[in-house]
């Protein structure tokens, strides 16, 4: 320099294939409730789609371009 993948709450993950409103679980902190204390365990609650742009009535998803991360190739020595 070419080519493939990957990006989602503080931490992991599933949705993307075939576009629909208010994103999934788990775990984290928070409050409560149990309990003699702690732990477990249940209830509620807080928090994301990497940036920009287009297309659409409508984008996590499709497209274009960027970042960043992983792999394959290649070039220089």
């Nucleotide at each position: 320099g070419c080519c493939c993948g990957a990006g989602u709450g503080g931490g992991g993950u599933a949705g993307c294939u075939u576009g629909g409103a208010u994103a999934u679980c788990c775990u984290a902190a928070u409050a409560g409730a149990c309990u003699g204390c702690g732990g477990a365990u249940c209830u509620a609650u807080u928090g994301a789609c990497c940036c920009g742009g287009a297309u659409u009535c409508g984008a996590a998803u499709u497209c274009c371009g960027g970042c960043u991360c992983g792999g394959g190739c290649g070039c220089c020595a």
Predicted 3D model of a 77-nucleotide RNA (transfer RNA) from a Methanomassiliicoccales archaeon. It matches the Rfam family "tRNA". The prediction has a mean pLDDT of 80.